[in-house]
RNA sequence: ACGUAUUCUCAGGGCGGGGUGAAAUUCCCCACCGGCGGUGAUAGCCCGCGAGCGCCGGCCUUCGGGUCGGGUCAGCAGACACCGGUGAAAAUCCGGGGCCGACGGUUAAAGUCCGGAUGGAAGAGAAUGAAA
Numbered sequence: 001a002c003g004u005a006u007u008c009u010c011a012g013g014g015c016g017g018g019g020u021g022a023a024a025u026u027c028c029c030c031a032c033c034g035g036c037g038g039u040g041a042u043a044g045c046c047c048g049c050g051a052g053c054g055c056c057g058g059c060c061u062u063c064g065g066g067u068c069g070g071g072u073c074a075g076c077a078g079a080c081a082c083c084g085g086u087g088a089a090a091a092u093c094c095g096g097g098g099c100c101g102a103c104g105g106u107u108a109a110a111g112u113c114c115g116g117a118u119g120g121a122a123g124a125g126a127a128u129g130a131a132a
Base pairs, nucleotide, nucleotide: 004129005128006127007126008125009124010123016030017029018028019027031112032111033101034100035049036048037047038046044099045098052076053075054073055070056069057068058067059066060065080097082096083095084094085093103115104114105113
């Protein structure tokens, strides 16, 4: 240094102004935000991953659902091979334009509020042990 085992730590941002209304941080106008790994060069919208929903199985149930487990379940899981520039190299940088955002809740429809969540996790880092 590499591989490996165990343990520990860390691991998501954002509604400010105005309008309508009985009521909206949920609608309308302006604004704001962008997890993790990869990629000839830095990525919300290129490839892949994660939580969530769904689906499948166990248990419980007042039959509404609750809870535990499952990725050898990708079904939902979004969105520009946009225009111009630089460069050896950029769908990642610079300028411009466009687009997207789980579930449940709510005096009114939510990427930004509240909740599951003091949770889980892609992964990042550190320590220690053994062997070659």

Notes:
The prediction has a mean pLDDT of 78. This is a predicted structure of a 132-nucleotide RNA (FMN riboswitch aptamer (RFN element)) from Oricola thermophila. The model forms 100% of the base pairs in the Rfam consensus. Rfam family: FMN riboswitch aptamer (RFN element). The family has 146 seed sequences and 6,230 matches in Rfam 15.1. About the family: The RFN element is a highly conserved domain that is found frequently in the 5'-untranslated regions of prokaryotic mRNAs that encode for flavin mononucleotide (FMN) biosynthesis and transport proteins. RNAcentral holds the sequence, with entries from Rfam.